[in-house]
RNA sequence: GGUUUAUAGAGAAGAGGGGAGAGAUUAGGCUCUGAGAUCCUCUAGCAACCACGGACUGUAGUAUUCCGAAUGGUGCUAAAACCUACCCGGAGAGGGAAUUAUAAAUU
Numbered sequence: 001g002g003u004u005u006a007u008a009g010a011g012a013a014g015a016g017g018g019g020a021g022a023g024a025u026u027a028g029g030c031u032c033u034g035a036g037a038u039c040c041u042c043u044a045g046c047a048a049c050c051a052c053g054g055a056c057u058g059u060a061g062u063a064u065u066c067c068g069a070a071u072g073g074u075g076c077u078a079a080a081a082c083c084u085a086c087c088c089g090g091a092g093a094g095g096g097a098a099u100u101a102u103a104a105a106u107u
Stems, first nucleotide, its partner, number of pairs: 001107008013043005021032003026085004044077003049073002052068004081099001086096003
């Protein structure tokens, strides 16, 4: 990097660095931003995917499901993944897909 599965309308800040755009831009909007954004580092916090502890079932599969804790491996801390674009639908509400992100497994 690829593939598969799950989740994505909840939640969570400061300081230092830096210095112009940024929010996945392909596009249209809309927001954030020299009262210093995006980004990097440290600290703090949120959350609970894996690892961990336990319960039920099961023993072909030691899988599934549920509960707990938050030390470890990640992750995350503006706005629904900021909104829309493709399909269904009364130009509707709403739903689905795709894409993207995160985790785990596998290659």